Parts: sequence; C1' cells; structure tokens
RNA sequence: CGGUCGUCUCCGUUGAGCACACCGAAGACAGGGGCGGGGAACCCACACGCGACGCCUGUGCGUCUUGGGGUAAAGCCGGGCCUCAACCCGGCCGGACACCGAUCGUCCGAAUCCGACAGCUAACCCCGCAGACGGUGGAUCGGGGAGGA
Repeated sequence: CGGUCGUCUCCGUUGAGCACACCGAAGACAGGGGCGGGGAACCCACACGCGACGCCUGUGCGUCUUGGGGUAAAGCCGGGCCUCAACCCGGCCGGACACCGAUCGUCCGAAUCCGACAGCUAACCCCGCAGACGGUGGAUCGGGGAGGA
C1' cells in the first nucleotide's frame, strides 16, 4: 500500500415483520396503538368426490403424504430429455431494483406449512410482527417534496 474477514454506528433493499411506554444487568412475560395472516353463518357458489398404514372395533386414536389446501411474486403453456420427476430451451404471465408514475435495462419466479381437511362469509376464535442482504444505490421523461434566492 492492497485484499479478505469480523464488530459497532449511520444510511438503505426485500418483507406484514413497526413505533411508543413501563421495568431493567440482561432476558422473558406483559401494556395500549399500528401492520399482516388463518379459521368461521345465513345468502350465494360448488358438488358424488370421500388416499395409505397401524391400533382398536368406537360417530374412535395415532402415523404418513400422492389428493386437496395455506403463506409467498414465486405460476401457466409448448418442446427436448427413455414415460414421469429433476434438468434444458422458448412463450405468456407475476415480482424486485434509495420519493411516486411510465418506458428502457438488469435480476428473481424460491422455500415452507397443514395432514384427508378448510369456497365466499358477519359475529366470534386463533396466529405472526421474522429472516436474508446491500454501502452512492441502473438510465431517461414527467410529477411531487425539501432547501435557497
């Protein structure tokens, strides 16, 4: 001098995943707000479908995941691969990229949960408020905001 890693502060990205207050060595429980999700009537809609194994014989219990369903942007179609899956190619569609919208550009389309079961759904009931990353944030046009004169 350069590179890499770790910690703290600050500023940000994704996302519902936040702020305040109290106590406090720390942590947990917990307060009133705010944000998000699921279940659950009439009406409406749909509708013959009700898987496997074990125990026990009861209107049952337990385990499992291929049917089905939930969170999420994370799906659909066609082709290739020995059929399926995985994988590859293409198209449509969906999501993100430092105020907002549009266009171009770049990237993403995972993961996980329930456990045979859930349409919508007021009352009502239940649950979450994480995780993972980045370090001048891609460009243009328009709008908005702030500051200055």